[in-house]
TPP riboswitch aptamer (THI element) from Albidovulum inexpectatum, 109 nucleotides, folded computationally. The sequence was found by an Rfam model in a public genome assembly. Rfam family: TPP riboswitch aptamer (THI element). Rfam's curators write: Vitamin B(1) in its active form thiamin pyrophosphate (TPP) is an essential coenzyme that is synthesised by coupling of pyrimidine and thiazole moieties in bacteria. The previously detected thiamin-regulatory element, thi box was extended, resulting in a new, highly conserved RNA secondary structure, the THI element, which is widely distributed in eubacteria and also occurs in some archaea. Its mean pLDDT, the model's own confidence on a scale to 100, is 75.

């Protein structure tokens, strides 16, 4: 000198597939174990709801959801890439502490 704009706590809100082998079961759903895929996250704990944890996201809001048993590409398969998306929903965050500005000042950007 350019270039970035940061930590923590506290509410919140969200998602947890998909596929190979093995074994139990089995009409069909399935349940357990051991891998592999992509991901920030595919997790324990209870028979399901749900409780916790990690991660992501909080309107500057593609976190996540509907549309969707969508549509096109890949693949063993998949919300796996992409379309759909200048499509509709969505939590309406608060405090605190650094570091710079305004203000006489409580404070505010």
């Nucleotide at each position: 000198g350019c270039g970035u704009g940061g930590a923590c706590c506290u509410c919140g809100g969200g998602g947890u597939g998909u596929c190979c082998c093995g074994g139990c079961a089995c009409g069909g759903c399935g349940c357990c174990g051991g891998g592999a895929c992509u991901g920030a996250g595919a997790c324990g704990c209870g028979a399901a709801c749900g409780c916790g944890a990690a991660c992501c996201c909080g309107u500057c809001g593609a976190a996540c959801c509907u549309g969707a048993a969508c549509c096109g590409g890949c693949u063993a398969g998949c919300a796996c890439c992409g379309g759909c998306g200048g499509a509709g929903g969505g939590a309406a965050a608060g405090g605190u502490c650094a570091g710079g500005c305004c203000g006489a000042a409580u404070g505010g950007c």